[in-house]
Context: one part of a larger RNA
RNA sequence: CUGGGUGUAAAGGGCACGUAGGCGGGUAGAUAAGUCCGUUGUGAAAACCCAAGGCUCAACCAUGGGAUUGCAACGGAAACUGUAAAUCUUGAGUGCAGGAGAGGAAAGCGGAAUUCCUAGUGUAGCAGUGAAAUGCGUAGAUAUUAGGAGGAACACCAGUGGCGAAGGCGGCUUUCUGGACUGUAACUGACGCUGAGGUGCGAAAGCGUGGGUAGCAAACAGGAUUAGAUACCCUGGUAGUCCACGCCGUAAACGAUGGAUACUAGGUGUAGGAGGUAUCGACCCCUUCUGUGCCGCAGUUAACACAAUAAGUAUCCCACCUGGGGAGUACGGCCGCAAGGUUGAAACUC
Numbered sequence: 001c002u003g004g005g006u007g008u009a010a011a012g013g014g015c016a017c018g019u020a021g022g023c024g025g026g027u028a029g030a031u032a033a034g035u036c037c038g039u040u041g042u043g044a045a046a047a048c049c050c051a052a053g054g055c056u057c058a059a060c061c062a063u064g065g066g067a068u069u070g071c072a073a074c075g076g077a078a079a080c081u082g083u084a085a086a087u088c089u090u091g092a093g094u095g096c097a098g099g100a101g102a103g104g105a106a107a108g109c110g111g112a113a114u115u116c117c118u119a120g121u122g123u124a125g126c127a128g129u130g131a132a133a134u135g136c137g138u139a140g141a142u143a144u145u146a147g148g149a150g151g152a153a154c155a156c157c158a159g160u161g162g163c164g165a166a167g168g169c170g171g172c173u174u175u176c177u178g179g180a181c182u183g184u185a186a187c188u189g190a191c192g193c194u195g196a197g198g199u200g201c202g203a204a205a206g207c208g209u210g211g212g213u214a215g216c217a218a219a220c221a222g223g224a225u226u227a228g229a230u231a232c233c234c235u236g237g238u239a240g241u242c243c244a245c246g247c248c249g250u251a252a253a254c255g256a257u258g259g260a261u262a263c264u265a266g267g268u269g270u271a272g273g274a275g276g277u278a279u280c281g282a283c284c285c286c287u288u289c290u291g292u293g294c295c296g297c298a299g300u301u302a303a304c305a306c307a308a309u310a311a312g313u314a315u316c317c318c319a320c321c322u323g324g325g326g327a328g329u330a331c332g333g334c335c336g337c338a339a340g341g342u343u344g345a346a347a348c349u350c
Stems, first nucleotide, its partner, number of pairs: 004321003007304002012318001014201004021194003025088003030083002033081002035077008048066004053061002091191001092188003095184004103177007110154001115149007125136002162169002206247006215241002220236004258317006266295011299306002323350003332343004
């Protein structure tokens, strides 16, 4: 390489959009590039295989045949693939009618709580722990009442509930805006799937500039604990956490499970629709579509388990794996302000 694989043994790209490429629905004709059949030419000889010969045999040698799976030309076939043209509607998309949603962006508003400030009441403690101490307090704390300031997060509702491609999204209102779903079947007529490169998005932490800072809190300081305690516990506390703009581009970015399509027993919840039945009406009941859970047959699996949301049965496209360590390291390239990221070896060793 071929092959075999990728939930947990090595292995699915963090996620999307999309270029080239690969693959691609029904019908009836055309064509003949692929494909198939035939003929001719060529495919050097030697070697190889077979047959029967020559050296006494063999090795060796000579003769004939085969083979040389290829290429070209000509003649034919037309199922499949391709090509150009025609047509269809079920794939895909558009329209129309609906309801659902923490989907995204911006602006405004609200209440509870913590902290701080001012004033009143009030007096000796408060806080903290396993126990303490550091700390706060007679310059009046803690507690309590009233008023004010400011920042951050939104209890209950709340639900293996919802939305989003993933990251993720949760107080309320308004504006702008994306997607999905159901019904209908008016329109287009294969316009599709995947997607190397590429481009965009991408938690937290971190970085740059300028703001902001209530609470929390790396670093740091002190108090404890301890043999020690650069920790766990306590009292403080700065970056940071928040906002704007710009970088970074990584995570156990996980369902450790790439995307698309089709098919393959059932049962039971739940969310959003539609249709029917029933009824005065609301329920109830039945059918169906989309999502999200649990259980379970066949089948699969090394087992665990998966089981219409497949890890079953198949097809298409992409990514990735090939013993452990060395090592996601070195070197080089590219990217970054840096931190570092990405691509990614070998010697040696077991």

Notes:
This is a predicted structure of a 350-nucleotide part of an RNA (small-subunit ribosomal RNA, central domain) from an uncultured Eubacteriales bacterium. The coordinates come from a structure-prediction model, not an experiment, and the mean pLDDT is 87. The RNAcentral record of the full RNA draws on ENA, Greengenes and SILVA. It matches the Rfam family "Bacterial small subunit ribosomal RNA".